A computed fold for a 72-nucleotide RNA from a Deferribacteraceae bacterium, annotated as transfer RNA.
């Protein structure tokens, strides 16, 4: 330089055009003598960024930022 692959909740990942989720993790309530365990309830996301294609983008094309690998 150049090819490829990621980029989504605090973390670990799903979601391949139609209002974006699960686990753990926190938080409040019940339970307990207390704590952990369980159960109900809840909160947290400019989907990396800027622009394009559509009636409609996390998805689909472009150019940039970062991470990884591979070539040279």
């Nucleotide at each position: 330089a150049g090819g490829c692959g990621c980029g989504u909740a605090g973390c670990u990942c799903a979601g391949u055009g139609g209002u974006a989720g699960a686990g753990c993790a926190c938080u409040g309530c019940g339970u307990u003598g207390a704590c952990g365990u369980c159960g109900c309830a809840g909160g947290a996301g400019u989907c990396g960024g800027c622009g394009g294609u559509u009636c409609a983008a996390u998805c689909c094309c472009g150019c940039c930022c970062g991470c990884g690998c591979c070539u040279a």